The part of an RNA shown here (small-subunit ribosomal RNA, 5' domain) has 528 nucleotides and comes from an uncultured bacterium. The prediction has a mean pLDDT of 84.

Context: one part of a larger RNA
RNA sequence: GGAUGAACGCUAGCGGCAGGCUUAAUACAUGCAAGUCGAGGGGCAGCAGGUCUGUAGCAAUACAGAUGCUGGCGACCGGCAAACGGGUGCGGAACACGUACAGAACCUUCCUUCGAGCGGGGAAUAGCCCAGAGAAAUUUGGAUUAAUACCCCAUAGUAUACUGAAGAGGCAUCUCUUUGGUAUUAAAGAUUUAUCACUUGAAGAUGGCUGUGCGGCUGAUUAGGUAGUUGGCGGGGUAACGGCCCACCAAGCCUACGAUCAGUAACUGGUGUGAGAGCACGACCAGUCACACGGGCACUGAGACACGGGCCCGACUCCUACGGGAGGCAGCAGUAAGGAAUAUUGGUCAAUGGACGAAAGUCUGAACCAGCCAUGCCGCGUGAAGGAUGAAGGUCCUCUGGAUUGUAAACUUCUUUUAUAUGGGACGAAAAAAGGGUUUUCUAACUCAACUGACGGUACCAUAUGAAUAAGCACCGGCUAACUCCGUGCCAGCAGCCGCGGUAAUACGGAGGGUGCAAGCGUUAUCC
Numbered sequence: 001g002g003a004u005g006a007a008c009g010c011u012a013g014c015g016g017c018a019g020g021c022u023u024a025a026u027a028c029a030u031g032c033a034a035g036u037c038g039a040g041g042g043g044c045a046g047c048a049g050g051u052c053u054g055u056a057g058c059a060a061u062a063c064a065g066a067u068g069c070u071g072g073c074g075a076c077c078g079g080c081a082a083a084c085g086g087g088u089g090c091g092g093a094a095c096a097c098g099u100a101c102a103g104a105a106c107c108u109u110c111c112u113u114c115g116a117g118c119g120g121g122g123a124a125u126a127g128c129c130c131a132g133a134g135a136a137a138u139u140u141g142g143a144u145u146a147a148u149a150c151c152c153c154a155u156a157g158u159a160u161a162c163u164g165a166a167g168a169g170g171c172a173u174c175u176c177u178u179u180g181g182u183a184u185u186a187a188a189g190a191u192u193u194a195u196c197a198c199u200u201g202a203a204g205a206u207g208g209c210u211g212u213g214c215g216g217c218u219g220a221u222u223a224g225g226u227a228g229u230u231g232g233c234g235g236g237g238u239a240a241c242g243g244c245c246c247a248c249c250a251a252g253c254c255u256a257c258g259a260u261c262a263g264u265a266a267c268u269g270g271u272g273u274g275a276g277a278g279c280a281c282g283a284c285c286a287g288u289c290a291c292a293c294g295g296g297c298a299c300u301g302a303g304a305c306a307c308g309g310g311c312c313c314g315a316c317u318c319c320u321a322c323g324g325g326a327g328g329c330a331g332c333a334g335u336a337a338g339g340a341a342u343a344u345u346g347g348u349c350a351a352u353g354g355a356c357g358a359a360a361g362u363c364u365g366a367a368c369c370a371g372c373c374a375u376g377c378c379g380c381g382u383g384a385a386g387g388a389u390g391a392a393g394g395u396c397c398u399c400u401g402g403a404u405u406g407u408a409a410a411c412u413u414c415u416u417u418u419a420u421a422u423g424g425g426a427c428g429a430a431a432a433a434a435g436g437g438u439u440u441u442c443u444a445a446c447u448c449a450a451c452u453g454a455c456g457g458u459a460c461c462a463u464a465u466g467a468a469u470a471a472g473c474a475c476c477g478g479c480u481a482a483c484u485c486c487g488u489g490c491c492a493g494c495a496g497c498c499g500c501g502g503u504a505a506u507a508c509g510g511a512g513g514g515u516g517c518a519a520g521c522g523u524u525a526u527c528c
Base pairs, nucleotide, nucleotide: 001528002527003526004525006524007523008522009521010520013380014379015378016377017376018375019373020372021338026336027335028334030333031332032331035080036079037078040077041076043073044072047071048070049069050067051066052065053064054063055062056061087291088290089289097215098214099213100212101211102210103209106208107207111204112203113202114201115200116199117198119153120152121151122150129142130141131140132139133138159184160183161182162181163180164179165178166177167176168175169174189196190195217263218262219261224254225253226252229251230250231249232248234246235245236244266288267287268286269285270281271280272279273278293314294313295312296311297310316327317326318325319324344370346369347368348367352366353364354363355362356361383414384413385412386411393405394404395403396402397401419465420464421463422462423461424460428455435448436447437446438445439444472517473516474515475514476513477498478497479496483512484511485510486509487508493500494499
């Protein structure tokens, strides 16, 4: 000098863009953050409508009762999603990450393309109803019922398993092509008849899993470490290879090219600095990994050993009728604590994206916005031109006077960014869907009109008023730009280093003047 997720002191006009618990992975009140589908189902608690009956009334109508008849729909069965998105950096020195290969050792819901299929039957169960236990959480028994829930039969192959023949290739296990045989395994319907869904194959895409080479911390005041340890054979397990696990057999394996142990640490793209080499760092944004009160375990599922799922142990908190139960903010806000220190218990699904749905749409603290903070970067302003009685006042001096503050002020003319007021007023939104039309074998494409904005009456534009609303901070001995007076008298104090202060202090404190930066300026901390 540059830099910062900064903090502190003094000060503060505005806007744009960004950033905002670095500490206690400490504990959490409250609300929200993952639902959706009635075009899968039985139904009807609640809402709205209809129908029927009755009562009042001349009638309109009102009221009461019944009825799933319709829109729709709480709870329930079922499907899909909940493994994404969001948070944090505890652990981990490891194939965790980065990079490059490999899988002749693997899986992949939804999606796309190409084939084939969608026949028949059955038994339950939730809900509802009845009876009961319990303070509650919850739960027991009985009766009855549905399905795209479950089961059986049929059909089926380039599926799966076993087995045979021929050919080709490789990299050891082997792989590929052609052709046989035997056995086993499937389905679900809905509907507005347009279609959507379902089953089984092949291929693709996407996402994952696994192996290996190389790369990136410190310590030898850590020198030996290792028994599932190293390898084999056989099995189990897995989507798959493998001591991953097990029985048996052998005695291996790693290590001064640093094993083992200990300490520290999420990794990377990148960021800061530097001419570079390098050094330091890894906030925000993006990719990967790990974790979800501490520890362990599996279930479901295409995918988890699952943040807002389950079980067990533990700590803690809460409820209790003392018998027993409930909970997990390292999601968004917010609270307490810790700390030098870090924000609102805000708005909207309008856009983008996600889940579900045929769709309308619903949900979405993802996201987009707004609020707070000079935390940073950038931009703008605090007026411009003229103006010498060089005014008054202040300060200084060689003091009837002069110098300086200083064109500074006053005064004259001008402008109106900004401010205030008034009026107008966006882009982001053109699609999808539904409607009309055209083309088309289908899917679909095109076109017409209409609908949709949280931000926001915001940005922006115009007009009016009037210099009107707006400057501080640090320093002035040398390094280092900037000097005098007064006070103090080795005191009070200053100080980054050298050092200053003991009666003429440009170094302390005040004043005048000056220098530097400027809505900031200094100090502290850390890195280069």